The RNA shown here (transfer RNA) has 71 nucleotides and comes from a Patescibacteria group bacterium. Its Rfam family is "tRNA". By type it is a transfer RNA.
[in-house]
RNA sequence: GCGGGAUUAGUUUAAUGGUAGAACAUCAGUUUUCCAAACUGAGAGCAGGAGUCCGAUUCUCCUAUCCCGCA
Numbered sequence: 001g002c003g004g005g006a007u008u009a010g011u012u013u014a015a016u017g018g019u020a021g022a023a024c025a026u027c028a029g030u031u032u033u034c035c036a037a038a039c040u041g042a043g044a045g046c047a048g049g050a051g052u053c054c055g056a057u058u059c060u061c062c063u064a065u066c067c068c069g070c071a
Base pairs, nucleotide, nucleotide: 001070002069003068004067005066006065007064010024011023012022013021018054026042027041028040029039030038047063048062049061050060051059
């Protein structure tokens, strides 16, 4: 330099055009003499930009980071 893949919550991950779910973690409450555990609830997310579309995490293009291969 060329080609391919990945990027969603603090972490691990679902969702193939129609309101973004879950687990763990965090916080609050209940329970307990206290802690842990258990139960209930809450907050928190689509890497950035542009385009197509009535509507984009999803399709297209560019950029960034990481991984793999070729040279």

The prediction has a mean pLDDT of 83. NCBI's taxonomy places the organism under Bacteria, Bacteria candidate phyla.